[in-house]
The prediction has a mean pLDDT of 80.
This is a predicted structure of a 72-nucleotide RNA (transfer RNA) from an Ignavibacteriales bacterium.
């Protein structure tokens, strides 16, 4: 330098044109317990950046950036 893949809460991930963006973990509060852990309830927190298509984009397209794989 060429080709391919991935990018979503602090972390690990699901979702794939119209959902309130879900789950686990984490953090705060509460219930329970002799105390704690565990369990349960509740609250908080996310779509890599820019542009395009569309009535509508996390999702499709283009470019960029980061990481991974591969070819030379």
């Nucleotide at each position: 330098g060429g080709g391919g893949g991935u990018g979503u809460a602090g972390u690990a991930u699901a979702g794939u044109g119209g959902a309130u963006a879900g789950u686990a973990u984490c953090u705060g509060g509460g219930u329970u317990u002799g105390c704690g852990g565990a369990a349960c309830c509740u609250a908080g927190g996310a779509c890599c950046u820019g542009g395009g298509u569309u009535c509508a984009a996390u999702u499709c397209c283009c470019a960029g950036c980061a990481c991974c794989c591969u070819c030379g």
Overview:
Its Rfam family is "tRNA". By type it is a transfer RNA. The family is grouped with related families in Rfam's "tRNA clan". The sequence is in RNAcentral, with records from ENA. NCBI's taxonomy places the organism under Bacteria, Pseudomonadati, Ignavibacteriota, Ignavibacteria, Ignavibacteriales.